[in-house]
Context: one part of a larger RNA
RNA sequence: GCCAGCGAGUUGCGUCAAAUGGCAAGGUUAAGAGACUUACGUUUCGGAGCCAAAGCGAAAGCGAGUGUUAAUAGCGCGAUUUAGUCAUUUGAUGCAGACACGAAACCAAGUGAUCUAUUCAUGACCAGGUUGAAGCAGGGGUAACACCCUGUGGAGGACCGAACUAGUGCCUGUUGAAAGAGGCUUGGAUGAGUUGUGAAUAGGGGUGAAAGGCUAAUCAAACUUGGAGAUAUCUUGUUCUCUCCGAAAUAACUUUUGGGUUAGCCUCGGAAUGAACUCUUUAGGGGUAGAGCACUGAAUUCUCGCGGGGGCCCAACCGGCCUACCAAAGGAAAUCAAACUCCGAAUACUAAAGAGAUGUCCGGGAGAUAGACAGUGGGGGAUAAGCUUCAUUGUCAAAAGGGGAACAGCCCAGACCGUCGAUUAAGGUCCCUAAUUCUAUGCUAAGUGAGUAAGGAAGUGAAGUUUCUAAGACAGUUGGGAUGUUGGCUUAGAGGCAGCAAUCAUUUAAAGAGUGCGUAACAGCUCACCAAUCGAGAGACUUUGCGCCAAAAAUAUAUGGGGCUAAAGCAUAGAACCGAAAUCACGGAUGCAUUACGUAUAGUAAUGCGUGGUAGGAGAGCGUAGUAUGCAGCUGCGAAGGUGUACCGUAAGGAGCGCUGGAGCGCAUACUAGUGAUUAUGCAUGGC
Numbered sequence: 001g002c003c004a005g006c007g008a009g010u011u012g013c014g015u016c017a018a019a020u021g022g023c024a025a026g027g028u029u030a031a032g033a034g035a036c037u038u039a040c041g042u043u044u045c046g047g048a049g050c051c052a053a054a055g056c057g058a059a060a061g062c063g064a065g066u067g068u069u070a071a072u073a074g075c076g077c078g079a080u081u082u083a084g085u086c087a088u089u090u091g092a093u094g095c096a097g098a099c100a101c102g103a104a105a106c107c108a109a110g111u112g113a114u115c116u117a118u119u120c121a122u123g124a125c126c127a128g129g130u131u132g133a134a135g136c137a138g139g140g141g142u143a144a145c146a147c148c149c150u151g152u153g154g155a156g157g158a159c160c161g162a163a164c165u166a167g168u169g170c171c172u173g174u175u176g177a178a179a180g181a182g183g184c185u186u187g188g189a190u191g192a193g194u195u196g197u198g199a200a201u202a203g204g205g206g207u208g209a210a211a212g213g214c215u216a217a218u219c220a221a222a223c224u225u226g227g228a229g230a231u232a233u234c235u236u237g238u239u240c241u242c243u244c245c246g247a248a249a250u251a252a253c254u255u256u257u258g259g260g261u262u263a264g265c266c267u268c269g270g271a272a273u274g275a276a277c278u279c280u281u282u283a284g285g286g287g288u289a290g291a292g293c294a295c296u297g298a299a300u301u302c303u304c305g306c307g308g309g310g311g312c313c314c315a316a317c318c319g320g321c322c323u324a325c326c327a328a329a330g331g332a333a334a335u336c337a338a339a340c341u342c343c344g345a346a347u348a349c350u351a352a353a354g355a356g357a358u359g360u361c362c363g364g365g366a367g368a369u370a371g372a373c374a375g376u377g378g379g380g381g382a383u384a385a386g387c388u389u390c391a392u393u394g395u396c397a398a399a400a401g402g403g404g405a406a407c408a409g410c411c412c413a414g415a416c417c418g419u420c421g422a423u424u425a426a427g428g429u430c431c432c433u434a435a436u437u438c439u440a441u442g443c444u445a446a447g448u449g450a451g452u453a454a455g456g457a458a459g460u461g462a463a464g465u466u467u468c469u470a471a472g473a474c475a476g477u478u479g480g481g482a483u484g485u486u487g488g489c490u491u492a493g494a495g496g497c498a499g500c501a502a503u504c505a506u507u508u509a510a511a512g513a514g515u516g517c518g519u520a521a522c523a524g525c526u527c528a529c530c531a532a533u534c535g536a537g538a539g540a541c542u543u544u545g546c547g548c549c550a551a552a553a554a555u556a557u558a559u560g561g562g563g564c565u566a567a568a569g570c571a572u573a574g575a576a577c578c579g580a581a582a583u584c585a586c587g588g589a590u591g592c593a594u595u596a597c598g599u600a601u602a603g604u605a606a607u608g609c610g611u612g613g614u615a616g617g618a619g620a621g622c623g624u625a626g627u628a629u630g631c632a633g634c635u636g637c638g639a640a641g642g643u644g645u646a647c648c649g650u651a652a653g654g655a656g657c658g659c660u661g662g663a664g665c666g667c668a669u670a671c672u673a674g675u676g677a678u679u680a681u682g683c684a685u686g687g688c
C1' cells in the first nucleotide's frame, strides 16, 4: 500500500409540536400493596400529586370581571365563542460526555540524581622534555646598605608534548556501523585538573563559572496514575434506495467580522380567502439621463474702462494731461459643474379596471449570513488590475447538453426514461469535421483576414468641388530667357542671388531690379516666363471603403491545424443545408389538480400542468440482527455460508440452477434495534 473485519445522532428525565389511540368538563395515577405467573411480566387496588374547567392585580384581594384612579370616565388584560387530558410514535430542543476521533494545557497524589548539574565523604591518576623565580653560597662592590657577577636552588591557574580529558575546522555519514559517530585537524594536559566508589539536593522544586542549560534519548516547568469521555465558536470523518419541493452568501445587533441571535429567502401542516406578481389600458408626483446658462460658482477671447500702478505739468496742496501696464461692473461670442437649474425624458414607483395564477396568516423543521464573473449605472484607484465597494439584471454557485480549438460565471438551451424517427437555436457548411468549393454585385494583394495608437505615405476603389485644355493643355525635347543696370544703400568688395529699403521703365513672342546652385567679387549652370515640336487629356482639393509603415521575448512557424487570393478574406442581398438532452412524433414511469366509475382519502380511466438540482424540508421503500404469531413452510434425497451464471424489479435489491459445504434455515404480519462504509494522514485486529 491493497483486501477482509471493526468504526460515528444514542440513552434517561423534562419541554414544544404533529400523527394515532383511550376517556372527556373532565383526564390521569406515582411510590407502594394484593393476586397470578415467573424472576420476564400481567392484572386489581392505591386520587397523594399534576394538567384543564376564570381571570385580573406587585400584593392584600376581588371575581366575569379585575388593575389603574378621586372617578360609576377612559385605558390595559380578560369573559361574552367552552376542550381538555393521559399514553404511544416521530421531529426539535434543554440538562446530562450527548454524532465520533483529536489538543496545547490545568489540578492532585506519587516515582525518579544508575544520564546529567552542583556539593560532601573516601580513594586513584597525570610518559618525556624545556624554562630556571625566591632563597642560599662564593667573588666583586659600598662608610654601611644598595647593587653586580658566578654557582647552587627548583617556583609557576609557566612552556612543548603522550596517557587522560575536551570537542576547533573540514570531510564522510544523513532508511548511518552510531536517535550525535568515524577520519584528518585542534584546545587543556600540576590544575578553578581528571576520574572510581558511596552519599545529598525533587517538579513552580532542585542544580546552574548562566546556555533557559541540566534534572534517565523527555524540560519556558520531568515522568506515572487519577480528576477525565477536561474544553475545542476549529479541522477531519459521519455507512442503503427512490419520489416531491428547493435556498442563502443580505439587514440589524454582537470583545463581532472564518462564530452567533432575530428578520428576509426554503420546506411541511393547518386556516381564511381572491387580496401578491406579470401583461394591457388609464391617472399621478418627480428632478435622474440629456440639455442649458435664467440663479450659484468655474473659465477663454474681444469691447467698454469704475478703480489702481507708472510718467509729465504744477510742485505746497487741490487739480490737469498721457498710457503697447493690471483691471471691477456692463456688453458680444463660445464653454464647464456630484454638492448649479429657465428646462427635462425613457424606465422605475403609486393607484384603479380587465386577463392569467399565485399570494396572505398561524404553527413544526431548516439551511444560509466567505459568494464569483458578465452587461449596465456610479464611488475609490491611474475613466490600472482576474482590483475594491454599491445599485440593477443574468449565469455559475446548485445546471448537464450544443457553440466558443481547449475554457464554473460568455452565446444558445433548462436533462423523468426509451427510440439506428423528424424540425430547429446559437454557431457553422474546402479537408481534418456533420453540412454550399451555393447565387448575385463589389472591394482587398496586405496571407490584410488571423492583436494596437499617435503620426506618416503619388497603395487602390467610390462620390464630389474646382482650374487648364484642338485659339493645342500637362510631361518630355529644341531654342530664347534681353536692355537702362554693376539700379539705390551698405560694404574691403556686394555686379539678380551676405544684408536693408524700394521693386520702376524699355525692347519684346517672352524674360523677376530675379527660384536655386555657384564666385573673394565677377564669371558660369538653372528656374520663372515665351516660342517651336508633339497631339488628348492634365493639375489642385474635399469626403469615404479596403489596404501599407509605425509593429521587439524568450524550445519551433502558430487563424485550432492543413491550407485559402474573381477566396475557403471583407461588404451587401438572397437561396439551401448541417447542427443540442431545445421542440415535435411514438411507447413507458411518476407527482399535483379536476372529472367519471367506484361504499371508499383503495383502485382504474381521461384531461390539464409538471418531473435538472448543492445546503435543506417532506414522503415512500429495500436490506441486516433479534422477538412474537402463523405457514401441520424448507432441510443429510443436503440448511446457512462460499462460488459461477445469459433471469426478474424504476432503485436499494430478489429468485432459479450447477459446484462447494456439512446442519440448520426461510416466508408473511407486527414489534425491537449495538441496522447498511471507497475515505476520519481511522483501529497496538488478521491476511497478502
Stems, first nucleotide, its partner, number of pairs: 001688004005683002011096013026051003032045005055062002065077004099237002102234001106227006117201009126191001128160003131156001135152006164188003169184004203219001205215003240621006250263005265367001266365006275358001277356008290343001291341002296337003300333004307326002309323005371396010401412003416588004421584003427578003430562003436575001438574006449564001455549002459546010476533005482506003488500002512527001516525002589611009622676001624673008633665002641660005647654002